[in-house]
RNA sequence: UCGUGCUAGAUGGGGAGCUAGCGGUGCCCUGUAACUCGCAAUCCGCUAUAGCGGGGUUGAAUUCCGGCUUGAGGCUUUUGUCUGGCAGGACUGCUUGGGCUAAGUGGUGUUGAAGACCGGGUCCUGCGCGGCAGAACACUAUGAACUCCGUCAGGUCCGGGAGGAAGCAGCGGUAAGUAGAGGCUUCUGGGUGCCGUAGGAUUGCCUGGUUGGAGCUGGCUGGCUCAAGCAAGCUGUGGGGCGGGGUCGGGGGCCGGUGCACGG
Numbered sequence: 001u002c003g004u005g006c007u008a009g010a011u012g013g014g015g016a017g018c019u020a021g022c023g024g025u026g027c028c029c030u031g032u033a034a035c036u037c038g039c040a041a042u043c044c045g046c047u048a049u050a051g052c053g054g055g056g057u058u059g060a061a062u063u064c065c066g067g068c069u070u071g072a073g074g075c076u077u078u079u080g081u082c083u084g085g086c087a088g089g090a091c092u093g094c095u096u097g098g099g100c101u102a103a104g105u106g107g108u109g110u111u112g113a114a115g116a117c118c119g120g121g122u123c124c125u126g127c128g129c130g131g132c133a134g135a136a137c138a139c140u141a142u143g144a145a146c147u148c149c150g151u152c153a154g155g156u157c158c159g160g161g162a163g164g165a166a167g168c169a170g171c172g173g174u175a176a177g178u179a180g181a182g183g184c185u186u187c188u189g190g191g192u193g194c195c196g197u198a199g200g201a202u203u204g205c206c207u208g209g210u211u212g213g214a215g216c217u218g219g220c221u222g223g224c225u226c227a228a229g230c231a232a233g234c235u236g237u238g239g240g241g242c243g244g245g246g247u248c249g250g251g252g253g254c255c256g257g258u259g260c261a262c263g264g
Stems, first nucleotide, its partner, number of pairs: 001264006009058003012030004020047005035055005064257007073248006080242004085237004091233002093230009103221003106217003115211008123200006129193002132189005137183001139180004148173004156165003
């Protein structure tokens, strides 16, 4: 160095999950030339040599082992960034309303502002007067069919008579009542009065006078403040995409390592 036969090994690996831990079944990724039977999620088998039991194939290298590199994918984290969901209303902003201010502007004011003083009105009470309403009184008319008055024809009664008595109708009058006109009359009443008078009240408003001597007002803009609202910024919460950090890491590439026997 070649050949034959064997042996270690290999016959997929990884992530999350489960677990004290390891491996497997199940899920996901990767990947293939990548065997097969039995077991197993209210699991199965084991214990750092960490699936167990059985049957095959391959076998010292393109296939086994180690190192470096690249890196699919998973898990985790994030004062990064973007996006959309829900909630809030502290802050910024915006809107509306109230109060204050008086810088600007407008109005008003030396034909006199604010303030001060003295009145009047508006308000309340009493009285008076007027008006209105009602009642009374007075006036006019009417007014008793039997039970009001006067006069009482006729008739009636008493009487011998003279004469007397009661009295219907009629006539005249009157009471209660009814109606009317309407009075320098009396009384009573009121959501009565551009009325008079006395007193009170005088917060506000209107108004007259005196004083005073430059402000007053608050429509608009601005400033301050309070309340309500909106939710763009903002705050909180959880989600997704991209990026960063950590961790595991299939597959690929490069380098290195690997036993025994016999024979030529």

The RNA shown here (Bacterial large signal recognition particle RNA) has 264 nucleotides and comes from a Dehalococcoidales bacterium. Lineage of the source: Bacteria > Bacillati > Chloroflexota > Dehalococcoidia > Dehalococcoidales. Its mean pLDDT, the model's own confidence on a scale to 100, is 75. The gene name in the source record is ffs.